The RNA shown here (SAM riboswitch aptamer (S box leader)) has 116 nucleotides and comes from a Bacteroidia bacterium. It was read from a public genome assembly, where an Rfam model found it. Model confidence (mean pLDDT): 80 of 100. The source organism's lineage runs through Bacteria, Pseudomonadati, Bacteroidota and Bacteroidia.
RNA sequence: UACUUAUCCAGAAAGGUGGAGGGAUAGCGCCCUGUGAAACCUUGACAACCCUGAUUAAUUUUUAAAUUAUUUAGAAGGUGUCAAUUCGCAUUCGCCUUUGGCGAAAUAGAUAAGUC
Repeated sequence: UACUUAUCCAGAAAGGUGGAGGGAUAGCGCCCUGUGAAACCUUGACAACCCUGAUUAAUUUUUAAAUUAUUUAGAAGGUGUCAAUUCGCAUUCGCCUUUGGCGAAAUAGAUAAGUC
């Protein structure tokens, strides 16, 4: 980098350096930002994907373990995250009180785990 699977309306910020942008993406909108953006560093926090313990069920076999799934507790470690639903829209479909609104899906993206 590519592919597979799962999740994405919850949650959680201070300090230092820095000095004008930022919110993935061309566009539209709406926001954040000199009361200090991005980026980097430190500390803290959130969460529970990997992980640890227990529980229940199924399967396998060498009967004691393994694997898968359910429920539950945890947070040492590996990631991730800490404005706004992934900020909203964009494409398709459905519904409605039709310059629009609501819902569903797709696409794209992010993160994790795995495979090559």